c-di-GMP-I-GGC riboswitch aptamer from an Acidobacteriota bacterium, 77 nucleotides, folded computationally. The prediction has a mean pLDDT of 86. The source organism's lineage runs through Bacteria, Pseudomonadati and Acidobacteriota.
RNA sequence: UAGCGAAAGGGCAUACCCGUCGUGAGGCGGGGGCGCAAAGCCACGGGACUCUCAACGAGUCGGCCGGGCUGCCGAGU
Numbered sequence: 001u002a003g004c005g006a007a008a009g010g011g012c013a014u015a016c017c018c019g020u021c022g023u024g025a026g027g028c029g030g031g032g033g034c035g036c037a038a039a040g041c042c043a044c045g046g047g048a049c050u051c052u053c054a055a056c057g058a059g060u061c062g063g064c065c066g067g068g069c070u071g072c073c074g075a076g077u
Base pairs, nucleotide, nucleotide: 002077004074005073011036012035016031017030018029019028020027021026034063040069041068042067044066045065046064047061048060049059050058051057
C1' cells in the first nucleotide's frame, strides 16, 4: 500500500414522538434506536415518490440500486 473487517476508540441514527419550515414528497432541531465498516459527500444513471385531472415542467428521497470522490483503526492475508 492492497485486501479484509477481529479488537480498540469512536461515529451515524430506521420506525415512532415533539417543535418548526414546506401545497406536498420531505427538510431542520430535540428525543429515540431498527440497523449501518463508509448509513460520510455528490441527484450522474436507474427507480420510487410529490405538485397538476393530465401533459409539459419543477421538485423530494444518498438508510432503494448502480456509479464517482474522500475517510478512522490494524488482528489474521